[in-house]
Molecule: transfer RNA
Organism: Candidatus Nanoarchaeia archaeon
RNA sequence: GGGCCAGUAGCUCAACGGUAGAGCAUUCCGUUGGCUUCGGAAAGGCUUCGGGUUCGAAUCCCGACUGGUCCA
Repeated sequence: GGGCCAGUAGCUCAACGGUAGAGCAUUCCGUUGGCUUCGGAAAGGCUUCGGGUUCGAAUCCCGACUGGUCCA
């Protein structure tokens, strides 16, 4: 320098172009004599950034940034 992949909750990851979810973690409630386990609930997101297409974009297109990987 070039190719490919990834970027979404504190962490690990989902999500046909049509309300952005799960597990773990956090907080609260129940259960227990108490702890653990278990059950329930809540909170937590400008979907890396900037444009474009579209009635509508996390998703499609272009560019940038960051990380990984391969080639030279």